[in-house]
Context: one part of a larger RNA
RNA sequence: UGACGGGGGCCCGCACAAGCGGUGGAGCAUGUGGUUUAAUUCGACGCAACGCGAAGAACCUUACCUGGGCUUGACAUGUAGGUGGUAGGAAUAUGAAAGUUGACCGACCUGUAGCAAUACAGGAGCCUAUGCAGGUGCUGCAUGGCUGUCGUCAGCUCGUGCCGUGAGGUGUUGGGUUAAGUCCCGCAACGAGCGCAACCCUUAUCCUCUGUUACUCCGCAAGGAGGUCUCUGAGGAAACUGCCGGCGAUGAGCUGGAGGAAGGUGGGGAUGACGUCAAGUCAUCAUGGCCCUUAUGUCCAGGGCUACACACGUGCUACAAUGGGUACUACAGAGGGGAGCAAGACCGUGAGGUGGAGCCAAUCCCUAAAAGUAUUCGUAGUUGGGAUCGGAGUCCGCAACUCGACUCCGUGAACCUGGAAUCGCUAGUAAUCGCGGAUCAGCACGCCGCGGUGAAUACGUUCCCGGGCCUUGUACA
Numbered sequence: 001u002g003a004c005g006g007g008g009g010c011c012c013g014c015a016c017a018a019g020c021g022g023u024g025g026a027g028c029a030u031g032u033g034g035u036u037u038a039a040u041u042c043g044a045c046g047c048a049a050c051g052c053g054a055a056g057a058a059c060c061u062u063a064c065c066u067g068g069g070c071u072u073g074a075c076a077u078g079u080a081g082g083u084g085g086u087a088g089g090a091a092u093a094u095g096a097a098a099g100u101u102g103a104c105c106g107a108c109c110u111g112u113a114g115c116a117a118u119a120c121a122g123g124a125g126c127c128u129a130u131g132c133a134g135g136u137g138c139u140g141c142a143u144g145g146c147u148g149u150c151g152u153c154a155g156c157u158c159g160u161g162c163c164g165u166g167a168g169g170u171g172u173u174g175g176g177u178u179a180a181g182u183c184c185c186g187c188a189a190c191g192a193g194c195g196c197a198a199c200c201c202u203u204a205u206c207c208u209c210u211g212u213u214a215c216u217c218c219g220c221a222a223g224g225a226g227g228u229c230u231c232u233g234a235g236g237a238a239a240c241u242g243c244c245g246g247c248g249a250u251g252a253g254c255u256g257g258a259g260g261a262a263g264g265u266g267g268g269g270a271u272g273a274c275g276u277c278a279a280g281u282c283a284u285c286a287u288g289g290c291c292c293u294u295a296u297g298u299c300c301a302g303g304g305c306u307a308c309a310c311a312c313g314u315g316c317u318a319c320a321a322u323g324g325g326u327a328c329u330a331c332a333g334a335g336g337g338g339a340g341c342a343a344g345a346c347c348g349u350g351a352g353g354u355g356g357a358g359c360c361a362a363u364c365c366c367u368a369a370a371a372g373u374a375u376u377c378g379u380a381g382u383u384g385g386g387a388u389c390g391g392a393g394u395c396c397g398c399a400a401c402u403c404g405a406c407u408c409c410g411u412g413a414a415c416c417u418g419g420a421a422u423c424g425c426u427a428g429u430a431a432u433c434g435c436g437g438a439u440c441a442g443c444a445c446g447c448c449g450c451g452g453u454g455a456a457u458a459c460g461u462u463c464c465c466g467g468g469c470c471u472u473g474u475a476c477a
Stems, first nucleotide, its partner, number of pairs: 001477002003474003007471007015461002019425005026317008034308002042053002064303007073132001077131007088105002093100002108123006134292002137290003143286002145281003148277001150275001155194006161170003174185003200269004205237005211231001215226004240263001243257005319418001323377006335366003340359002345354003384415001389410007431453007
């Protein structure tokens, strides 16, 4: 000087408390451990691994296993030599395919000569040889890059000066204040940098302009008219403790009020200091070293990554009446659409099929929003629940046996609110309800977004956890 303390003081954070809803019990989905296996490819392991890499494993992917092939190689480039019946295509045979075989057909470009046919030279392609290619093989403790984390915590430093023999200190401590090393005052310090804040995006109000496909009016519609409103998207205004009262050192500021769409950082996002964890990644990529080179490379078929006594994490669906069934009907936002989205109509109980208007989309489509309202059921393992299994189907796709999603009929398991323990959340939040998108042929209870309905509680900081500042002890560095 740091680090640490079941030392002290001050102060924060859904840290506790006050509340609401969960997880832990059940069934299923998914990841992991373990076990099994020819293989169940690899990585990630307290917080900060475990619906994580994976925004989508039937083949492919694919790295794993079994078997069958190839060896200058699936891919790149150099040198030398060869090669017009050459490259390429390809019947046949064999085979699971890859591959092996190879009758038959049979080129291209440039230059020179030539009327042309063609000839010659060169190239391309191919073959041989040789340099080499190739490796998701190892080392993240050799590395770059990128990332997580403490933590959006308020800290981390420097120049000059001063103090100290020196390590170092001072500044950065102190008194107030703040979300903040934020600002004020004081002070052997005076300044400065990286952080904080602001500048950026979005949302909430208004004004001006803009005006189709949107909006308003007329019309059954086609269409017509309009520039008010909603909206679209450009520009601008507005919030700054600016104004008033009180408190305060008259300061910084705190507190109450006015006006205002909004009030003290208005809400949300982006933004992550010096550093820590030899944190993560050699399997995104790049890369040193090491290793393989008829194999640890490469091609193919099938299998596996989907196994299942079990254990854990994360979720979904429930255990019902604030509910289930049936009927009727209202109101979103944000997205996506050409190898696409697909309306009306017809067929089918249904998944879906036939067909194809319209739309390269403020125009057409996906698109039905759902929670809502009425009625019925009457507390029961039920009209709760929907696992499991049987049968019949639909769709995507070369192909759903291993191993897809969905539909219909039947079947109708556990489960009657969950031990110890443990998680999230302070407002348009939690809870609850549906909708869309990426990936994607198909496959979503995951992920990323969107809106609808819409709470309870916070006395307080003694305690648990994490953190900041000052101080103290130390046999630790």
Molecule: small-subunit ribosomal RNA, 3' major domain
Organism: uncultured bacterium